[in-house]
Context: one part of a larger RNA
RNA sequence: UGACGGGGGCCCGCACAAGCGGUGGAGCAUGUGGUUUAAUUCGACUACGCGAAGAACCUUACCCAGGCUCGAAAUGCAGGGGACAAACGGCGAAAGUCGUCUUCCGCAAGGACUCCUGUAUAAGUGCUGCAUGGCUGUCGUCAGCUCGUGUCGUGAGAUGUUGGGUUAAGUCCCGCAACGAGCGCAACCCUUGUCUGCUGUUGCCAUCAGGUUAAGCUGGGCACUCUGCAGAGACUGCCGGUGAUAAACCGGAGGAAGGUGGGGAUGACGUCAAGUCAGCAUGGCCUUUAUGUCUGGGGCUACACACGUGCUACAAUGGCCGGUACAAAGCGUUGCAAGCCCGCGAGGGGGAGCUAAUCGCAUAAAGCCGGUCUCAGUUCGGAUUGUAGGCUGCAACUCGCCUGCAUGAAGUUGGAAUCGCUAGUAAUCGCAGAUCAGCAGGCUGCGGUGAAUACGUUCCCGGGCCUUGUACA
Numbered sequence: 001u002g003a004c005g006g007g008g009g010c011c012c013g014c015a016c017a018a019g020c021g022g023u024g025g026a027g028c029a030u031g032u033g034g035u036u037u038a039a040u041u042c043g044a045c046u047a048c049g050c051g052a053a054g055a056a057c058c059u060u061a062c063c064c065a066g067g068c069u070c071g072a073a074a075u076g077c078a079g080g081g082g083a084c085a086a087a088c089g090g091c092g093a094a095a096g097u098c099g100u101c102u103u104c105c106g107c108a109a110g111g112a113c114u115c116c117u118g119u120a121u122a123a124g125u126g127c128u129g130c131a132u133g134g135c136u137g138u139c140g141u142c143a144g145c146u147c148g149u150g151u152c153g154u155g156a157g158a159u160g161u162u163g164g165g166u167u168a169a170g171u172c173c174c175g176c177a178a179c180g181a182g183c184g185c186a187a188c189c190c191u192u193g194u195c196u197g198c199u200g201u202u203g204c205c206a207u208c209a210g211g212u213u214a215a216g217c218u219g220g221g222c223a224c225u226c227u228g229c230a231g232a233g234a235c236u237g238c239c240g241g242u243g244a245u246a247a248a249c250c251g252g253a254g255g256a257a258g259g260u261g262g263g264g265a266u267g268a269c270g271u272c273a274a275g276u277c278a279g280c281a282u283g284g285c286c287u288u289u290a291u292g293u294c295u296g297g298g299g300c301u302a303c304a305c306a307c308g309u310g311c312u313a314c315a316a317u318g319g320c321c322g323g324u325a326c327a328a329a330g331c332g333u334u335g336c337a338a339g340c341c342c343g344c345g346a347g348g349g350g351g352a353g354c355u356a357a358u359c360g361c362a363u364a365a366a367g368c369c370g371g372u373c374u375c376a377g378u379u380c381g382g383a384u385u386g387u388a389g390g391c392u393g394c395a396a397c398u399c400g401c402c403u404g405c406a407u408g409a410a411g412u413u414g415g416a417a418u419c420g421c422u423a424g425u426a427a428u429c430g431c432a433g434a435u436c437a438g439c440a441g442g443c444u445g446c447g448g449u450g451a452a453u454a455c456g457u458u459c460c461c462g463g464g465c466c467u468u469g470u471a472c473a
Stems, first nucleotide, its partner, number of pairs: 001473002003470003007467007015457002019421005026312008034303002042051002062298007075120008087100005103112003123287002126285003132281002134276003137272001139270001144183006150159003163174003189264004194232005200226001203222002208219003235258001238252005314414001318373007330361003335354002340349003380411001385406007427449007
């Protein structure tokens, strides 16, 4: 100087407390461990719906079997050849292999393309993340981490950065052997909330006319909503109080918004030899008729078990049936597909329109109105299984999704323990997108309905500053 303390002081955080809803019990989905296996590819353990935004083949790295060897793809050199490809035929599961057929430009030298042999090389998801780059996680969006000059100390170092207040903040003020500065904080950026101007193939009967069973449907118009662009607006600016007259804090006015308005992006010096050689790049090592490469099939989907993350429930604030209302954000031309017809349905036929504020996906659901069920393993719950179908795709046996009928399991609110959340949040309800031929209980977004509680900082956990002890570095 640090680190540590079941030392002290001050302070903060859904850290506790106060509340609300979960997990832990059940069934299923998914990941992991273990076991099994020819293989159940590999990595990650502050990992475990993680890499994987989608394993039937492919992917694919694993296993079995069959092939190839200058190689599936790239470049050069030497020698030799005339083809190569396509087509046809034999073997074959395919890959492959064997055979038939067979050059172009140029007068020539030669060149183009291609094959064979040899060689330098290629190739490697083989090893090392403890040789590395790059990127990422974590402490932590915590308020810290340092430097120049000066001063103090023999020196390591100290000071500044400590102190008194204050803040979300090393934020600001005051004081001070310090005076300044840098990286962080904040602001500048995006989005959302209010208003104004401009913009009108979306919106409106607001206003006028036509028209309909109905409908911005038509003429017409940019008023409103909205789309997009540009601006205004919030700064403790104003008032009162507290305070060192300071910084600031408390209350108030005005205002759509008030003290960082809400949300996001943004992650200092560093820590963990943290993670990644399997995204990519790369040193070294290793393989070279195989650890390379092609193909068929299998596996990654196994299952006495254990754990994590979720979904669906155990019902009446509910289930079922009928009627009826209101979104936002997206996506669509190898695509989205309306009306119409067929089917109980999944879906099929057909194809208007749309390169989209114009057409379509697309009925939002919870909600509201009415009816029924009456506390039961039930009209709860839907696992499992049988059967009949549909869709995608060369192909759904291993191993896809969906529909109809039948079947109806466990489950009656969950031990010890443990998680999330402070407001348009939790809880609850549906919608869309990426990946994608097909496949979503996961992920990323979007809106609808919409709470309870916070006395407080004694305690648990993590962190910041000061101080103290230490046989630790």
Molecule: small-subunit ribosomal RNA, 3' major domain
Organism: metagenome